[in-house]
Molecule: transfer RNA
Organism: Mitsuokella multacida
RNA sequence: GGAUAUAGUUUAAUGGUUAAAACGAUUGACUUUGAAUCAAUAGAUUUCAGUUCGAUUCUGAAUAUCUC
Numbered sequence: 001g002g003a004u005a006u007a008g009u010u011u012a013a014u015g016g017u018u019a020a021a022a023c024g025a026u027u028g029a030c031u032u033u034g035a036a037u038c039a040a041u042a043g044a045u046u047u048c049a050g051u052u053c054g055a056u057u058c059u060g061a062a063u064a065u066c067u068c
Stems, first nucleotide, its partner, number of pairs: 001067005008023004016053001025041005046062005
């Protein structure tokens, strides 16, 4: 100098509905028990400012990681 930062993990989301999904976690049903299956629940936009009617998205700075 460049890139990245969203749920426990892996990824989505044209500036506009209550931020979506898979796996995972918890609870319940089923089962002698477990697994599998079904249903439900909880869980996230790195931080601080700016622009905008409205920001995960655009701009600036900081922090962390990777890279030259």